Source information
This is a predicted structure of a 124-nucleotide RNA (SAM riboswitch aptamer (S box leader)). The model forms 97% of the base pairs in the Rfam consensus. The sequence was found by an Rfam model in a public genome assembly. Its mean pLDDT, the model's own confidence on a scale to 100, is 77.

[in-house]
RNA sequence: AUGUUAUCAAGAAAGGUGGAGGGAUUAGACCCAUUGAAGCCUUAGCAACCCUUAGAUUUACUAAGAAGGUGCUAAAUUCUACUUAAUUUUCGAUUCAUUAAUCGAUACAUUGGAUAGAUAACUU
Numbered sequence: 001a002u003g004u005u006a007u008c009a010a011g012a013a014a015g016g017u018g019g020a021g022g023g024a025u026u027a028g029a030c031c032c033a034u035u036g037a038a039g040c041c042u043u044a045g046c047a048a049c050c051c052u053u054a055g056a057u058u059u060a061c062u063a064a065g066a067a068g069g070u071g072c073u074a075a076a077u078u079c080u081a082c083u084u085a086a087u088u089u090u091c092g093a094u095u096c097a098u099u100a101a102u103c104g105a106u107a108c109a110u111u112g113g114a115u116a117g118a119u120a121a122c123u124u
Stems, first nucleotide, its partner, number of pairs: 001124001003122006013043005021032003026081004044073003049069002051065005077116001082113002085110001088107001090105006
C1' cells in the first nucleotide's frame, strides 16, 4: 500500500520548544490562532480496539480491570456537496362535480444511504 470487519453527536490538558498558520483533500460556509497555529518532546488524562482476569462457551457472549501495544484529549468526521424516501412551499397538467386526487417540475428542512476520510484488529 490492497482487501475485510467494527466504530466515528460520549469522554479526556498542562508544560517545554517552535514562530504562522490550522481545522484530511477540492469548493463554499463557519471557526481556532502572536492572550502564540502546525510540528516535535515531556508529563498527565480519556476510552477500552488489541489485551488481562472470572463465568459461560467454542461462530458468538457477559462482568470487572488497565500492566503492556495502538488511538485520542475545540466545535458531530465542524457543516454542506451525491442519492433515496417521507413531509412542506410554489408552479403547471390531467381527472372528477364542488375545497379533492394523481402526475411532473421547483425549493427548503429532517432522516437514512452512498462516496471520501480517521482509528483499531486481521489479511495479501